[in-house]
Molecule: Guanidine-I riboswitch aptamer
RNA sequence: AAAAAGGUUGCCUAGGGUUCCGACAUUUGAAGAUGGGCCUGGUCCGAGAGGCGGCACAUGAAGUUUAUUCAUGACACGGAAGGAUAAAAGCCUGGGAGAG
Numbered sequence: 001a002a003a004a005a006g007g008u009u010g011c012c013u014a015g016g017g018u019u020c021c022g023a024c025a026u027u028u029g030a031a032g033a034u035g036g037g038c039c040u041g042g043u044c045c046g047a048g049a050g051g052c053g054g055c056a057c058a059u060g061a062a063g064u065u066u067a068u069u070c071a072u073g074a075c076a077c078g079g080a081a082g083g084a085u086a087a088a089a090g091c092c093u094g095g096g097a098g099a100g
Stems, first nucleotide, its partner, number of pairs: 007055006015045002020042002022039001024035004057073006075095001077098001081093003
């Protein structure tokens, strides 16, 4: 100075906002209307670098060498900016730029 690999999906969590619901405030006889997410919430979104599974793939082992089963699959600092949705984010661009 330079290069390569790191699958997919489900449930959930840290986290996130405000369409809907609820709560709260104002208003109203009531139904309802309006307001703020600087409302702990339910629905909702949600991790490459968080958790637990399914499937696939690779390698190795067992095996009747077919089927199948078992084991392993490490490590991972990271913006700004932009994008989606109602909106935001540890979402997506992105194991990107960059750093080391």